[in-house]
Context: one part of a larger RNA
């Protein structure tokens, strides 16, 4: 230096774990907000940094219920003080709730500044309380003013309606696709839209709408290119019909929900630090789902199965009771129709039908629409006024529960004080980082040292090569000891 053994270090890989997360299922809820919201600021503790809670009444106050021994949130102690005169804790209603924010008395570079009226209270100052924004739409009046109601802003996807693209693809491109996608506005509900045929059908009838499933990638449309792409008609999920629907409180009762209560059965022996394993021999089950406990518990804890339970609020259903409001009456500048647009699967085509910019313009049920140019015959059906649950869509967010999902380079970007820290003028971007031990019993004493870093006894433990840089500890890369070879 090289090989071989043997023991480190360094490192954090695999193994195991799960507090987090991912999709879901069945229910709930589907909205908060000028009675100041969402999101925040700065406050509040014996100390007090963040977090969490709360609001000058500040980790709280009242009160009604529940519950029964310990409590004074969390990192994370220490002191102090509360409790069987029932605390702490959980629920129901209140009370209070500083300044920002729609923010609304004016300003304003948020979380500050700066008035005014009016009543009370002091009067030298001033205090304390209530009000002073704009729009609507209604009432009075002296017509620019009081009064009342209301609106406004936020919020995850789902819905209507008004605008509305390119990137593609046509192997290039114009028509066409993409796509009425995506994206702006507006605006509403827990769902919306739609909706009781001026519908379809075919010589038989059917009989609002809205969803799926099939007709059927079929008739069709289409530089007949890429592509687009129905209906009729059959299973089915709801099913409800009507013409002014109700709306509001409040009373009884019932169920449900917001706290909870009862809840069955096991002991020995030995290993071992620990017993739930193993042996022996019982036992309960409407309960052997799941957690937990020093190794794997049906009988140890918590729980489960079943049963029960509310002084308040709440939600639904019924049956009353007072109040409010309300009962239209068949639709013309409408239907055609002429020029231009959109929509219909349908690109103007032989193009019906639907809507309307513009120019026009009817009949009156002895009427009139439609049945895919048109026409006749038959056949259905009555536009030009309106409301309508249920099947559907969706999930910010609440419980229960569930997974041939993840298991710290996974799984959310976040399992850990994470939209942090950290970049960025700024829109915006965006990490890293998880596991001593059953228990902290987290090493009291010596020594060595620079009142060290670190290390050695000792002591604790099952184990300290478990020592906080802490489960297990791979590999890369570093020695070290012994033997052997150059």
């Nucleotide at each position: 230096c090289g090989c071989a053994c043997a023991u480190g270090g360094u490192g954090g890989a695999u193994g195991c774990c799960u507090u987090g997360g991912c999709a879901g299922u069945c229910a709930g809820a589907g909205g908060c907000g000028a009675u100041g919201a969402a999101a925040g600021a700065c406050g509040u503790g014996a100390c007090a940094g963040c977090c969490u809670g709360c609001g000058a009444u500040a980790a709280g106050c009242u009160u009604c219920g529940g519950g029964g021994a310990g409590g004074c949130g969390g990192c994370a102690a220490u002191a102090u003080c509360c409790u069987g005169u029932g605390a702490u804790c959980c629920g129901g209603a209140g009370a209070u709730u500083u300044c920002u924010g729609a923010a609304u008395g004016g300003g304003g570079a948020a979380a500050c500044c700066c008035a005014c009226u009016u009543a009370c209270c002091a009067u030298a100052a001033g205090g304390u309380a209530a009000g002073u924004a704009u729009c609507u739409u209604g009432u009075a009046c002296u017509u620019g003013u009081a009064c009342a109601a209301g609106a406004a802003g936020c919020g995850a996807a789902c819905g209507a309606g008004g605008g509305g693209a390119a990137g593609u693809g046509a192997a290039a491109c114009a028509u066409c696709u993409c796509a009425g996608u995506a994206c702006c506005c507006u605006u509403a509900g827990g769902a919306a839209u739609a909706g009781a045929c001026a519908u379809c059908a075919a010589u038989u009838g059917a009989g609002a709408u809205u969803c799926c499933c099939c007709u059927a990638g079929u008739a069709g449309c289409g530089g007949c290119g890429a592509g687009c792409g129905a209906a009729c008609g059959g299973g089915g999920a709801g099913a409800a019909g009507c013409c002014g629907a109700u709306u509001a409180a409040u009373g009884c009762u019932a169920a449900u929900g917001u706290a909870g209560a009862a809840g069955a059965a096991c002991a020995g022996c030995g290993u071992g630090g620990g017993a739930a394993a193993g042996c022996u021999g019982a036992c309960c089950a409407u309960a052997g789902u799941a957690g937990g406990u020093g190794a794997u518990a049906g009988u140890c804890c918590u729980g489960u199965a079943u049963u029960c339970g509310a002084a308040a609020c709440a939600u639904u259903a019924g049956c009353g009771u007072u109040a409010a409001c309300a009962u239209a009456u068949u639709a013309a500048g409408u239907a055609g129709a002429g020029c231009g647009g959109g929509g219909c699967a349908c690109g103007a085509g032989a193009a019906a039908u639907c809507c309307u910019g513009u120019u026009u313009g009817a009949a009156g049920a002895u009427g009139g629409g439609g049945g895919g140019a048109c026409c006749a015959u038959c056949c259905u059906c009555c536009a030009a006024g309106g409301c309508u649950a249920a099947a559907u869509a969706c999930u910010c967010c609440u419980g229960a529960c569930u997974g041939a999902c993840c298991g710290a380079u996974a799984g959310u970007g976040a399992a850990c004080c994470a939209g942090u820290a950290c970049c960025g003028u700024g829109a915006g971007g965006g990490a890293a980082a998880g596991g001593c031990g059953a228990a902290a019993a987290g090493a009291a004493c010596c020594c060595c040292u620079g009142u060290g870093a670190g290390g050695g006894g000792a002591g604790u433990g099952a184990a300290a090569u478990a020592g906080a840089a802490c489960c297990u500890g791979a590999a890369a890369c570093c020695g070290u000891g012994u033997g052997c070879g150059u």
This is a predicted structure of a 486-nucleotide part of an RNA (large-subunit ribosomal RNA, domain I) from Psychrobacter celer. Its Rfam family is "Bacterial large subunit ribosomal RNA". Its mean pLDDT, the model's own confidence on a scale to 100, is 86. NCBI's taxonomy places the organism under Bacteria, Pseudomonadota, Moraxellales, Moraxellaceae, Psychrobacter. The full RNA is in RNAcentral, with records from ENA.